A computed fold for a 107-nucleotide RNA from a Cyclobacteriaceae bacterium, annotated as SAM riboswitch aptamer (S box leader). The sequence was found by an Rfam model in a public genome assembly. The prediction has a mean pLDDT of 82. It matches the Rfam family "SAM riboswitch aptamer (S box leader)". Its family is annotated with regulation of gene expression in the Gene Ontology.

[in-house]
Formats: sequence, C1' cells, structure tokens
RNA sequence: GAUUUAUACAGAUGAGGCGAGAGUGCAGGCUCAAAGACCCUCAGGCAACCCCUUCUUAACCGAGUAAGGUGCCAAAUCCUGCCCAAUGAAUAUGGGAAAUAUAAAUU
Repeated sequence: GAUUUAUACAGAUGAGGCGAGAGUGCAGGCUCAAAGACCCUCAGGCAACCCCUUCUUAACCGAGUAAGGUGCCAAAUCCUGCCCAAUGAAUAUGGGAAAUAUAAAUU
C1' cells in the first nucleotide's frame, strides 16, 4: 500500500515552543487563527477496538477493569457534492452509497 469486519450526532485541556495559515485531495459554504491557530514537546484527561477478568460445556452475545498496545481531546467525519423518499418547485428533513478516519485480522 491492498482486502475484510466493526464503529464514527457521546466524551475528554493546561503549560512551553514555533510563527501563518488550518479544518480531507478538489469545489462551494461555514468556522478556527498574530488576544498566536495548525503543528511539535511535556503533563493531564476521554473512550473502551485489542488485551485482561467474568458469564457460557464451548463459541457468540452480555457485564466489568483500565496495568499494557493503539486511538482520540473545536464544531456530527464541521456541512454539502451521488442516489432514493416526500413536494407543483426549491429549501429544510430522513434513508442509503461513495470517500475519509480509527481499530482488529489477513496479505
């Protein structure tokens, strides 16, 4: 890098450094940002995918813990883009797909 499965409207911030863009590649919107964002480091925290404990003949499911491996700590994955429902039409709305992210397994 690729494939499969699962999840994605919940939750969780301080300090120091740097110095200009950042939020997914593109487009539109909206937001964050010199009162210093994004990013990096340290400390803290959140969650519970793996692990661990329990339940079970066993497996799945369920319950529990947070020592360990990841992950995460602005906004729903910030929203939309394609399809469907509904409408005279549009907006708003709901469902699905695609894409993206994370975990686990395989390659």